This is a predicted structure of a 73-nucleotide RNA (transfer RNA) from Succinivibrio sp.
Model confidence (mean pLDDT): 82 of 100.
Rfam family: tRNA. The family's RNA type in Rfam is transfer RNA.
NCBI's taxonomy places the organism under Bacteria, Pseudomonadati, Aeromonadales, Succinivibrionaceae, Succinivibrio.
RNA sequence: GCUGGUAUAGCUCAGUAGGUAGAGCAACUGAUUCGUAAUCAGGAGGUCGCAGGUUCGAUUCCUGUUACCAGCA
Numbered sequence: 001g002c003u004g005g006u007a008u009a010g011c012u013c014a015g016u017a018g019g020u021a022g023a024g025c026a027a028c029u030g031a032u033u034c035g036u037a038a039u040c041a042g043g044a045g046g047u048c049g050c051a052g053g054u055u056c057g058a059u060u061c062c063u064g065u066u067a068c069c070a071g072c073a
Stems, first nucleotide, its partner, number of pairs: 001072007010025004019056001028042004049065005
């Protein structure tokens, strides 16, 4: 330098032939307990790496770009 992959909640990961984004764990609140842990219940938490384009509508399609990983040279 070229090619491919990954980027989504604090962490690990789903998701979709375009239609208001989910799980587990963690944290928080409550119940239980003399108290803690465990257990049970509950609510909250995300401009889907960034910037554009297409579209009535984009996490999803297209382009560029950033970081990381792998391969080729």